Predicted 3D model of a 1510-nucleotide RNA (small-subunit ribosomal RNA) from an uncultured prokaryote.
RNA sequence: UAGAGUUUGAUCCUGGCUCAGAUUGAACGCUGGCGGUAUGCUUAACACAUGCAAGUCGAACGGUAACAGGAGAGAGCUUGCUCUCUUGCUGACGAGUGGCGGACGGGUGAGUAACGCGUAGGAAUCUGCCUAGUAGUGGGGGACAACCUGGGGAAACUCAGGCUAAUACCGCAUACGCUCUACGGAGGAAAGCGGGGGAUCUUCGGACCUCGCGCUAUUGGAUGAGCCUAAGUCGGAUUAGCUUGUUGGUGGGGUAAUGGCCUACCAAAGCGACGAUCCGUAGCUGGUCUGAGAGGAUGAUCAGCCACACUGGGACUGAGACACGGCCCAGACUCCUACGGGAGGCAGCAGUGGGGAAUAUUGGACAAUGGGCGAAAGCCUGAUCCAGCAAUGCCGCGUGUGUGAAGAAGGCCUGCGGGUUGUAAAGCACUUUCAGUAGGGAAGAAAAGCUUGGUGUUAAUACCUCCGAGUCUUGACGUUACCUACAGAAGAAGCACCGGCAAACUCCGUGCCAGCAGCCGCGGUAAUACGGAGGGUGCGAGCGUUAAUCGGAAUUACUGGGCGUAAAGCGCGCGUAGGCGGCCUGAUAAGUUGGAUGUGAAAGCCCUGGGCUCAACCUAGGAACUGCAUUCAAAACUGUCAGGCUAGAGUAUGGUAGAGGAUAGUGGAAUUUUCUAGUGUAGCGGUGAAAUGCGUAGAGAUCGGAAGGAACAUCAGUGGCGAAGGCGGCUAUCUGGACCAAUACUGACGCUGAGGUGCGAAAGCGUGGGGAGCAAACAGGAUUAGAUACCCUGGUAGUCCACGCCGUAAAACGAUGUCAACUAGCCGUUGGAGGGCUUGUCCCUUUAGUGGCGCAGCUAACGCGAUAAGUUGACCGCCUGGGGAGUACGGCCGCAAGGUUAAAACUCAAAUGAAUUGACGGGGGCCCGCACAAGCGGUGGAGCAUGUGGUUUAAUUCGAUGCAACGCGAAGAACCUUACCAGGUCUUGACAUCCCGAGAAUUUACUAAAGAUAGUUACUUUAGUGCCUUCGGGAACUCGGUGACAGGUGCUGCAUGGCUGUCGUCAGCUCGUGUCGUGAGAUGUUGGGUUAAGUCCCGUAACGAGCGCAACCCUCAUCUUCAGUUGCCAGCGGUUCGGCCGGGCACUCUGGACGGACUGCCUUCGCAAGAAGGAGGAAGGUGAGGACGACGUCAAGUCAUCAUGGCCCUUACGGCUAGGGCAACACACGUGCUACAAUGGGCAGGACAAUGAGAAGCAAUACCGCGAGGUGGAGCAAAUCUAUAAACCUGUUCUCAGUUCGGAUUGUAGUCUGCAACUCGACUACAUGAAGCUGGAAUCACUAGUAAUCGUAGAUCAGCUAUGCUACGGUGAAUACGUUCCCGGGUCUUGUACUCACCGCCCGUCACACCAUGGGAGUCGGUUGUUCCAGAAGCAGUUGAGCCAACCUUCGGGGGGCAGGCUGCCAAGGAAUGGCUGGUAACUGGGGUGAAGUCGUAACAAGGUAACCA
Repeated sequence: UAGAGUUUGAUCCUGGCUCAGAUUGAACGCUGGCGGUAUGCUUAACACAUGCAAGUCGAACGGUAACAGGAGAGAGCUUGCUCUCUUGCUGACGAGUGGCGGACGGGUGAGUAACGCGUAGGAAUCUGCCUAGUAGUGGGGGACAACCUGGGGAAACUCAGGCUAAUACCGCAUACGCUCUACGGAGGAAAGCGGGGGAUCUUCGGACCUCGCGCUAUUGGAUGAGCCUAAGUCGGAUUAGCUUGUUGGUGGGGUAAUGGCCUACCAAAGCGACGAUCCGUAGCUGGUCUGAGAGGAUGAUCAGCCACACUGGGACUGAGACACGGCCCAGACUCCUACGGGAGGCAGCAGUGGGGAAUAUUGGACAAUGGGCGAAAGCCUGAUCCAGCAAUGCCGCGUGUGUGAAGAAGGCCUGCGGGUUGUAAAGCACUUUCAGUAGGGAAGAAAAGCUUGGUGUUAAUACCUCCGAGUCUUGACGUUACCUACAGAAGAAGCACCGGCAAACUCCGUGCCAGCAGCCGCGGUAAUACGGAGGGUGCGAGCGUUAAUCGGAAUUACUGGGCGUAAAGCGCGCGUAGGCGGCCUGAUAAGUUGGAUGUGAAAGCCCUGGGCUCAACCUAGGAACUGCAUUCAAAACUGUCAGGCUAGAGUAUGGUAGAGGAUAGUGGAAUUUUCUAGUGUAGCGGUGAAAUGCGUAGAGAUCGGAAGGAACAUCAGUGGCGAAGGCGGCUAUCUGGACCAAUACUGACGCUGAGGUGCGAAAGCGUGGGGAGCAAACAGGAUUAGAUACCCUGGUAGUCCACGCCGUAAAACGAUGUCAACUAGCCGUUGGAGGGCUUGUCCCUUUAGUGGCGCAGCUAACGCGAUAAGUUGACCGCCUGGGGAGUACGGCCGCAAGGUUAAAACUCAAAUGAAUUGACGGGGGCCCGCACAAGCGGUGGAGCAUGUGGUUUAAUUCGAUGCAACGCGAAGAACCUUACCAGGUCUUGACAUCCCGAGAAUUUACUAAAGAUAGUUACUUUAGUGCCUUCGGGAACUCGGUGACAGGUGCUGCAUGGCUGUCGUCAGCUCGUGUCGUGAGAUGUUGGGUUAAGUCCCGUAACGAGCGCAACCCUCAUCUUCAGUUGCCAGCGGUUCGGCCGGGCACUCUGGACGGACUGCCUUCGCAAGAAGGAGGAAGGUGAGGACGACGUCAAGUCAUCAUGGCCCUUACGGCUAGGGCAACACACGUGCUACAAUGGGCAGGACAAUGAGAAGCAAUACCGCGAGGUGGAGCAAAUCUAUAAACCUGUUCUCAGUUCGGAUUGUAGUCUGCAACUCGACUACAUGAAGCUGGAAUCACUAGUAAUCGUAGAUCAGCUAUGCUACGGUGAAUACGUUCCCGGGUCUUGUACUCACCGCCCGUCACACCAUGGGAGUCGGUUGUUCCAGAAGCAGUUGAGCCAACCUUCGGGGGGCAGGCUGCCAAGGAAUGGCUGGUAACUGGGGUGAAGUCGUAACAAGGUAACCA
C1' cells in the first nucleotide's frame, strides 16, 4: 500500500482494454461579483515598421556650437529696460582627444550525447576594479584629432595641406623586490589632477608643505576565469569494426598555462560486445509532477552552469571577447540610390505581420534594491520597482439572516385520493461584509546635503575620514493599505451529471431514424442510456470537455512476475569470455561495517516560531539533502596472497551388461517381383458395387530353376544402449560411454555457459551407381451435382549405396534447460555387489537405471509427487493482449528450395487455458415405444365429397402452415349468419350512463321505395289507459335536443390474462440440511439388480422431503344384499296367445350399498426387490378402458369466443339496408366416401342389438302415391309411446363381361323445408350409364373383443350439401423370431472450437467499397563521406626597388615601421563519385475492415478420408 467494469450459459485462471485519483505555462464550450498573490508565444532560432534598452567623467585635455550669468563696447530710448557686438571670466557643455565601462545586467535553447552538465578531486596558470604590504612617481621629446583652408561624392563618407593640448604616444635616468641567465651578468616603470596653507623663495604663473584621488613596479589576499582526472549522464546491433596527427617518444614552436595544441623525425600503435564507429533524439542541474516507497515522467516561472545572437568564416582591442545593441569578409533577405554606390540585423522592453488551439501595454518611475561612470552633486539604467490586460492557477470573502402552512398560485407527476417543487416564495422582523458615495489616513525614507560637537590625519584650529546632535527636504505606486460615516436586501449563480462502474428518476417526443457513447453498450412504438420538461445529485465563481504526465498497472516485477497445457526451455552436445564455487590455518584490507572531517550553493520540500484580521504568500531558525571524497578503526563474510586437507571432480586395478558408433564380409527360415522350362484351361484381378488392367499370342493356379533388390519374423519385454536425432539377422576388426566392488593416487583440477563450434529424422538439392517392393507427380477407371480427392488399375522421381550440401521439425515432446542438496511409504522390472539359510523358478540389504500408485507440499484446475511441476542454491535461454506476422525491408548462410535474425502502419475488445451444466455426434454401452420386423387392411391410380395452396374476382372476409395447418375454428354460409364487395342511407348513433324538455307506454291501417326509411291518416280511426305510492310523486317506456361519450370481427398473440396444442402418460423435474470442490457445480438422482415406472431392493457421504409414477375417481367383467315399475316370468291360474291379465320378484335387468385380487398360497431361482411356472378363481400379476398431463420447451396457436395495455378511426375503419360474394376453376396437395366385383350383385323369405333423442317435438295403426311424400292423429314430456337394424341365414338368379359390376354425369317429371331453392338445398321416380379390372416411387393405421367389416343413434339444425364429427352395438381375425437397421424417447459414458445449443459453428478463392503498407522503370529533396578545383577577409611567414615624426648617428645613414607583392592555412562556392534517409510514381504483391453477393464445405463429433506438423 483500497479498487471496479468488460471474454463465459455459468466458473476459476491467464490476459489485454477502460474507469474512479492527483497534476498542468494549458486550450475550447457555457457562465461570471470582489480582493490578495503568482503566472502568461510550449508553435516560425519566421520576418520585422516605430520608440526606448550603455553610458559617464570638464576634478585627464585642447576648447566654446547651444543655454544662462558676469564684464566691456555700441545702438534705441520710457535712465534702467531692450537689442547688437566682443570676451571661456563663471555656471555649464555639442562635437573631438583621453580614461573607465560597452566581456556585467537582459534574451533565447538553434546547436551540443560532449569534460557540455552534476558529484568528488587535481596542478602547469592568469586575474581590471577591491584589499593588505613594500618601493617609487625624476627628467625630456615628437606627433595626431578637434579647428582652419582647399578638393571629391546623391548619400554614406572621404582626400590633401596647415595649427594645437593632455592622465594620448616615445626615449633617457633610477630598480628593494621582478624577469632571463652560461651565475660572470643582462633587461625592464611611471602622470598627473584637485582641496587647503603658516613660514621661506618667486619670472607673481607658482615653487614648497600637506591632504585626497590617480600613476609605476612588486609580493600576498579576495573575487572571477582557463585547464586536467575519476566514475555518472537517452534510444537504436536491421550501425561491428573505427582511427593516420591517428597512439606514444624526442627536438622545436605556440599559449596565461599542461598537452599532437602545432611542426620535423622515430616507433606502430590507440579504441571496441563492460558496445567503439555510425544514425536518431535532446541544452544539463538544483528542482517540478506523480507514487506508500522503489521508481516513472519532466527540466515553464526562480536559481547555478553551458551554448547562441540573420547564416558561415575570421581576427582586432582588452584584465577579460573571438564580443546580442563592436570590426572585417562571404551568403541569403530587406531598405535607400542621382545606378556610380551605400545601409541593416528585437532569441533586450513594448509593439507589428505571420504561424498556431493558444499566451498581455508601442504604460509610469528611477521613490526603493542593484549596476556603470564620477571626488561628489549627479547622469544613465525597458535591470528593477510599480501599474494595465487575462477566472490562467492558488487562497480568502460575498451573493443575505430569522420567522413564516392557507402546505398559496404556477409547473410536473398521479392509482384522481393525492404527491412533489416546499419554509422554498409571498408576508413579517432584522443585519450591512463586499461593491457604491463622502471623509480621514499609516508604512515602504534610509541616506545624501547644510549647521554643529567630538575623533583620526596634519606644522595646522584648513581640507578630508569616522561617530553623534540639530535642520532641511526626497514616493512611481496613490483617489494606496487601513479606519469612520451614509443609504438600502438593495448590485452579485452557474455548470455538469442522474443505465452499471458512480451520488442522483419520472413524464412527454422520437421509433436501428434522429442521435448518445470513457468501457460495457443504448435506439427497430410503452427508452430511468437519444431530445425536451419537472424533480434529484455533485461541485461552486466556477463547471465541464479535450490534450498531456504519473498512479491504479505486481501490465517490464530491484523492492515485486513468469515459462507441462494460458505468451514463454535454444533439437542436442562440447566449449571461450563471463557469472558462481568444498574444508582448515595465517596474512591483507579491495568489497563490507562503524566513527570523525570536508563537501553536498541559495531557493524549494519537511518541522518549529514570526509577519500580513485568516489563508495563499512572505520571513527566521532547524532538520533533511538517503550522495561523493579523505581519514581512523574492525576483520565475521566475499575477494586477493601463502600454506595445508579430502567429502566435490578425476586417474589407476579387477569385473559386468548392452539394437552405442564405424568399416568389411556373410546368411537364409521366408516373401514379393521378373525371367526361363513343364502341367493345365478360361478366366484372373479388384470393389460397397463396378470398371480400367492382365488373359486363348495360354493369364491366374501349380511345380522346378535362375536373377535381383530391399528388409531382417519368432526371441521382443512401460526390456537395453546413446547427449539428442536415433539404434534390431550373423561374424570379424577398430572404437566411445556407462555401471559395480575394493583399495591406491592427484588435491578443488568444479558447475553453468553469451558469442563460437560439432552432431542433427524425414523431405529436398548436386555428381555417380542401384532399383525388388512401395510410391508424390502423372495417366486411366469409378464415385459424385462437380471430384484436379477419398476407392481401384498402372506408374516416374524418390525410397537404397558412396561423396557433398541442406540445418529444419512440426507435435526435434516428458510440449517439463543443465548441475547440486534435502524431503513419508508401497508394488514391479533391468544391470551389478554383499549376506542368509530351508539351496529355491527363494529371501534380505545395497547401488545404478527404468515403470505404476501415493503422503506432505505445490498447482487456475487438470495434474506433479525422490526420474517433482515439492523445499532451496548456481548459471544460461525465453515471454509480456489477439490479428497484421514468424511477414516486409536490411544483413548473414545456401546451388536452389529456402533458413536465420526480425519490425511498423493499420485493426479488434477481446484472443487464450483448465474445469462445469447442457445440447449435439454419419461416438460407445444399456433400455423402451405398432419404431422396425412378422401380419392384416388401406392411402398414392379412378369418379365424387370435403379442406388447403394457387389463380381469378368488385369481393372471392379472417385465422390455422413440418410432425403439432389442410372433413381445422365451422356441433351444419340460400336470406340471416357475415366479419367481404358495389350501391342506397343515418350521425349522441342499433347498444350503456348522465343532463334538459315533452309525452298517450303500447298499438292498427294506407301510400312511395329494393328495402332501410320517409310520409299520410287521425286526435279518434284499430286496440289500449298499465305498475308502486305516504297521493307530492316515483320506477319503467317513447319522442326531441345538447355534449360528455357510445361503437370498431381496425393493428399489435413479439405488450398480455385465460384457454389450447406439442414433446409425452415420456419417467422424469427439484428442494432442505449435510459433505466435497477456490468456484460454476457435484453428491443425493450415480453403481449392482429389478420394474410399465426415480417401481422397489441392495450397496453407498449422504439423510430426508416435494411435484410427477402408482393408488384414490368413473365405466366394463363376478358375487352378495336392499328395492321391484314402465322391467322380468321359474313355478300356479286365466287368455283374444301379445308377460296380455291375476299373481310373483326366483332369474334377467335396473340402481344404491358391500365383497372380491394382495404375487395372498405352492414349486423353483435370487441376499433382497422380484422373476418363471402352477393351483384356486368371474377375473392373475397395472384384469380392460377412461378421466387425470411434473419442471419445462417451441416469443408454438388464439387480440375473430371472452377479457385486456398501447396505438388508430369518429358525418366513419361506426350503424342500418337490399343485392352479390364466402360455392369462382387451367391446375397441385391433404383427408374421406363409392368402387373396380362371385368371400360378389339382384330378387324373395327369415333372425338377433346397444347407445341416444323426442312437445313450434317424436309420431303408430289406417288410407292415397311406384316413390320422395301426403291425408290423418292412437300413444308418449318416455325402462310404458315413437325406428323394418345391417352384415348374417335359407332359397333362387347372374357366370367373369367394362358385365344384372360400378355408379359419375346429364335430361325430364316430382316431393319436402322455407318469405325465397337462379347464382346455391336435400330427397324421389324414369331415362342416361363416364372413369374405373386392385393402383409407380413412396407412404399410413392397427397387438384382441383390437384390425377388418356391418348397420344404428346424437349434437348443430326450418331445410341441408354429413361420405364429416361424436357415440352405440353386431360379426370378428392374423402375427410378434427378435432388436441388426429406420424414427422417436430415457439413462450412463465419451469427444466438442456448439450454449440462439448441428436448422450450431466455421474456412478459403472470386466479385464490390474503403484503409494503411511492401515492391516498382524512375523522379524530386535532405544529410554525409572521399577526391579535385577554387580561394574573400584574416593571421603567420617571406619580400618590401615605394614610403616614414619620436631613438642612435660619423648626418651618409642605422634601428624600427608602413603601404604593396608572394606563399601557407582556410569559409562560401563549383565539379565528380559513393553511403544513409525522406517525399512522390504508371503498374503490381499480399494484408485489414465492411447486416443480408458467388462457389464449394477444409476444421470443430470418429466432422463423415482422425487431426496436426515439416

RNAcentral holds the sequence, with entries from ENA.